[in-house]
Molecule: Bacterial large signal recognition particle RNA
Organism: Oscillospiraceae bacterium
């Protein structure tokens, strides 16, 4: 150095979680060329050579062991930003309300502001007038089978007769009632009136006049104060996502090294 047989070892690894700790089952990452059966999250097994029990395969190296850098991925810390939810008006913002002020602006004002005085109106009561409504009255028309009036043909009754009596229809008229008209009259009423007269009242407002002589007003902006709200913005809390930072573990792959026994040639 080679061959055969065997042994240590390997037959996936890692992260978080859980645990006194380790490994496993479950989740995630990596990777797949990656043995089989049984067990197990209120868990299963074990104890630093840290799954157990049973059965296989590979086997001293491309596969076992150790180091180094790299970093898929996970965890931790912290910052910023987005989104959702909740809360806050004790939150100097937006929006809204009220009061004050009078710097600006608009308007009114020497053709006279505010104020003061006087007069009148607005208001109340009484009377009147008017308007409107209602009723009555007035005028006209219609209006009674008999039980209204007048006249009553015919007919009827009485009488010796002259004549007398009642009276239907018709005609005329009218009562109650109905309808209409119009305005003269009367009565009465009123959510009526640019109406008149008299009395009262006088706070405010309106109009006029006298006086005074320069402000008045508060629409808008500004300022100050008080208030409203959870829509926006702000603050706080919480959940989640993204990006960056700190620390830590770290798969696969890379690289450097290490590791037997027996027999034979």
């Nucleotide at each position: 150095u080679c061959g055969c047989a065997c042994u240590a070892g390997u037959u996936g690894g890692g992260g978080a979680g859980a645990u006194a700790g380790c490994g496993g089952u479950g989740c995630c990452c990596u990777g797949u060329c990656a043995c089989c059966u049984g067990c197990a999250a209120a868990c299963c097994g074990c104890u630093a050579c840290a799954g157990c029990a049973g059965g296989g395969a590979c086997g001293a190296a491309u596969u076992c062991c150790g180091g180094u850098a790299c970093u898929c991925g996970g965890a931790c810390u912290u910052a910023u930003g987005g989104u959702g939810u909740g809360u806050u008006g004790u939150c100097a913002g937006c929006c809204c309300u009220u009061g004050a002020u009078a710097a600006g602006u608009a308007g009114c004002g020497u053709u006279g502001a505010c104020g003061a005085g006087c007069c009148g109106g607005u208001c109340u009561c009484g009377c009147g007038c008017a308007a409107c409504g209602u009723g009555a009255a007035u005028u006209u028309g219609c209006g009674a089978a008999c039980c209204a009036u007048g006249u009553c043909a015919g007919g009827c009754g009485g009488g010796g007769a002259a004549c007398c009596g009642a009276g239907c229809a018709g005609c005329a008229u009218u009562a109650a009632g109905c309808a209409a008209a119009a305005u003269c009259u009367c009565a009465u009423g009123u959510g009526u009136g640019c109406c008149g007269c008299g009395a009262g009242g006088g706070a405010g407002c309106c109009g006029g006049u006298u006086u005074u002589g320069a402000g008045c007003c508060g629409g808008c902006u500004g300022u100050c104060a008080a208030g409203c709200u959870a829509g926006c913005g702000g603050g706080c809390a919480u959940a989640u996502c993204a990006u960056g930072u700190u620390u830590u573990c770290a798969a696969a792959g890379a690289u450097c090294g290490g590791u037997g026994u027996g027999c034979g040639a």